[in-house]
Molecule: transfer RNA
Organism: Candidatus Blackburnbacteria bacterium
RNA sequence: GCACCCGUAGCUCAGUUGGAUAGAGCGUGGGAUUCCGGAUCCCAAGGUCGGUGGUUCAAAUCCACCUGGGUGCG
Numbered sequence: 001g002c003a004c005c006c007g008u009a010g011c012u013c014a015g016u017u018g019g020a021u022a023g024a025g026c027g028u029g030g031g032a033u034u035c036c037g038g039a040u041c042c043c044a045a046g047g048u049c050g051g052u053g054g055u056u057c058a059a060a061u062c063c064a065c066c067u068g069g070g071u072g073c074g
Base pairs, nucleotide, nucleotide: 001073002072003071004070005069006068007067010026011025012024013023019057028044029043030042031041032040050066051065052064053063054062
C1' cells in the first nucleotide's frame, strides 16, 4: 500500500429480508426476604447503535468517505 472482518448500555453480546417504545445476560441503584450477609424474587436507571454525509415516506440495518481495532497478502 491492497483486501476482508469488527465497532450497539459500565462489561460480554443479540438484533443486518430497511418499518413495532432499540433488547438480553452480568454489573449498578432501590425494595422484599434474613439477626447481618449471600442466594433468590420484584422494580428502576443507563444508549448521539464509532463519526460525517447520502439514498428512502422510514436507516443500528443500504451507499460513500473518515476513524479505532483485528486478520491476510505485498